Overview: A computed fold for a 73-nucleotide RNA, annotated as transfer RNA. The sequence is in RNAcentral, with records from ENA.
[in-house]
């Protein structure tokens, strides 16, 4: 350089083109406990990497760019 894949919450990941983008873990608060851990309840947390395009509607499809991984010369 070329080909393929990935990028969504702090982390790991879901989400047929259609409801307010969810779950687990973590963090925080409360319960429980002699105190913790574990367990239970709740809350917080999102420019879906960026910019355009298609569409009534885009996390999803298309183009370019950025970052990462694998393969190959």
């Nucleotide at each position: 350089g070329c080909g393929c894949c990935c990028g969504u919450a702090g982390c790991u990941c879901a989400a047929c083109g259609g409801a307010c983008a969810g779950a687990g873990c973590g963090c925080c608060u409360g319960g429980u406990u002699a105190c913790g851990a574990a367990c239970c309840a709740g809350a917080c947390g999102g420019u879906u990497g960026g910019a355009g395009g298609u569409u009534c509607g885009a996390c999803u499809c298309c183009u370019c760019c950025c970052g990462g991984g694998c393969g190959u010369g």
Rfam family: tRNA. It is annotated as a transfer RNA. Its family is annotated with triplet codon-amino acid adaptor activity in the Gene Ontology.